This is a predicted complex of two RNAs, RNase P RNA and transfer RNA, with 410 nucleotides together. The prediction has a mean pLDDT of 77. Rfam match: Bacterial RNase P class A. It is annotated as a ribozyme. Rfam describes the family as follows. Ribonuclease P (RNase P) is a ubiquitous endoribonuclease, found in archaea, bacteria and eukarya as well as chloroplasts and mitochondria.
[in-house]
RNA sequence: UUAGUAAGUCAGAUAGUCGCAAUCAUUUGAUUGAGGAAAGUCCGAGCUCCGCAGAGCAGGGUGCCGGGUAACGCCCGGUGGAGGCGACUCUAAGGCUAGUGCAACAGAAAGUAUACCGCCAGCAAUGGUAAGGUUGAAACGGUGAGGUAAGAGCUCACCAGCGGUAUGGUAACAUGCCGGCUAUGUAAACCCCACCUGGAGCAAGACCAAGAACGGAUGUAAACAGGCGAUGGCUCGUCGCUGUCCUAUGGUAGGUCGCUGGAAUUUAUUGGCAACAAUAAAUCGAGAUAGAUGACUAUUUAAACAGAACUCGGCUUAUAGAUUUAGUAAAUCA
RNA sequence: GGAUCAUUAGCUCAGCUGGGAGAGCGUCUGGGUCACAACCAGAAGGUCAUGGGUUCGAGCCCCUUAUGAUCCACCA
Numbered sequence: 001u002u003a004g005u006a007a008g009u010c011a012g013a014u015a016g017u018c019g020c021a022a023u024c025a026u027u028u029g030a031u032u033g034a035g036g037a038a039a040g041u042c043c044g045a046g047c048u049c050c051g052c053a054g055a056g057c058a059g060g061g062u063g064c065c066g067g068g069u070a071a072c073g074c075c076c077g078g079u080g081g082a083g084g085c086g087a088c089u090c091u092a093a094g095g096c097u098a099g100u101g102c103a104a105c106a107g108a109a110a111g112u113a114u115a116c117c118g119c120c121a122g123c124a125a126u127g128g129u130a131a132g133g134u135u136g137a138a139a140c141g142g143u144g145a146g147g148u149a150a151g152a153g154c155u156c157a158c159c160a161g162c163g164g165u166a167u168g169g170u171a172a173c174a175u176g177c178c179g180g181c182u183a184u185g186u187a188a189a190c191c192c193c194a195c196c197u198g199g200a201g202c203a204a205g206a207c208c209a210a211g212a213a214c215g216g217a218u219g220u221a222a223a224c225a226g227g228c229g230a231u232g233g234c235u236c237g238u239c240g241c242u243g244u245c246c247u248a249u250g251g252u253a254g255g256u257c258g259c260u261g262g263a264a265u266u267u268a269u270u271g272g273c274a275a276c277a278a279u280a281a282a283u284c285g286a287g288a289u290a291g292a293u294g295a296c297u298a299u300u301u302a303a304a305c306a307g308a309a310c311u312c313g314g315c316u317u318a319u320a321g322a323u324u325u326a327g328u329a330a331a332u333c334a
Numbered sequence: 335g336g337a338u339c340a341u342u343a344g345c346u347c348a349g350c351u352g353g354g355a356g357a358g359c360g361u362c363u364g365g366g367u368c369a370c371a372a373c374c375a376g377a378a379g380g381u382c383a384u385g386g387g388u389u390c391g392a393g394c395c396c397c398u399u400a401u402g403a404u405c406c407a408c409c410a
Stems, first nucleotide, its partner, number of pairs: 001330003005326006013299006020033005035305001039316002042314005047201004054236004059197005064078005079093001080091004094192002099190002101186003116133002118129004141159006160182001162179007205257004215246004226242004231237001249410004264283008335406007344359004353390001361377005383399001385397003
C1' cells in the first nucleotide's frame, strides 16, 4: 500500500420564534418529554385472574460438555465436525448396536439380497469366485503386498470404524495398548432415552357511578344418573349450576386504580479467562386514552431504518453517514 | 395493544408415506354455424409468497421474513 477478519461507538449539535403532553407552583411561568431497534410477537419471566393450582395419561418443547442467569430455545468458556493460506467463521451435535418404516428411477443386486459382462476349473452340463466393468446419492471396510486354479480379512502392514482397557481431564473428549474382523443411509421419519411444561393474557383484573331489560324457539321431568363450565384434550378427584338451543336480549361507551422506583442506570473496587456476581456511592430518565414528543429560520448539507401504550431479559429482521480499537495475508522499502 | 389462520396457473381450489406439479372456470388456436352461443379437438400459462437449512431428493419436514384475513370492551 492492497485485500480481508473480529469487537464496538454515535444516530445530529447550537441559537431564535410558535405549538403539544405530564408534573409542580400558581395566572403565566419552571422542569421533563421515544429507540437501537420502540418493529416482528419468535422465546423466557414479573404481574393479574381462572375453582384449592391437584394425580395419571396424552400432547408440546429442549437435546455435545461445563458454567452464568429470576428464567430461557439466550449468553460465556471448552470438545468434536465443516470451511478458510491466515486472522477467524459456521455448527438442532443424544440414540439407526431398542423396535418399526422408507430408500423413486436406473441397476445383476438397495439390506441379512445377488451374479449381467468378466476371471478360473471342466469336452460339456455345471461348479467356484467377487479382483475388474456397468447403475446409482449410496453396492457389505479402503490402499498395498503375500497367497491362490482364479479369488476372497484368507494372512500381514498402514488407515477408517466398532468393542474393551490404561492414563489425562469436573465433563464432552483426547492419547496409547489389546481384540475379533466390519457393522449402509435416514430420527428437522415414527419412535426410545433424559430434562422441562396447568391455562389465559393489562381489551388481564380491582373499585365507583349511571342505567335498562328479564326474550324467543323447542317440548316435557330427565337430579346418588346425565349434562354444562376459560381446571385448554381424556380419565379420576374437587367446586358451582341445572331440560335443551340461540352470532338471543337490555344498559353503559363515564371516572379512579393497575401505570411506571425497577431482577433500574452510572461510577469505582473486588472475585472470575469470560458471561456474570458482590460491595460502596450517586441519580430519578415519558406515562397518554383518539392518544403528547412537532414546525419554521440561520450556522456547512442534516439526511438512513423508523414512533412508546403494563413492564423487563433475549433472539430475529430493517438501517444513510461518520468513527475507534485489536489481529491476519501478500507485495514493496529501510 | 393481544390472539389466531392462510399464501400452489388470470380466478376458485386439490395435491401428502417426501420421488410425474394437477382439476374446474377463464384465455388463445382450429373445427362447428348464414353469424353467435352451446358443443368437439388442441395449446399456452407456475420463482408452489421470500430467503436459508435437513435429506440422494422438499409444494410437503424445520427456521426466518413479507403480505393478507379473522377474532377479542364492560355491566346485568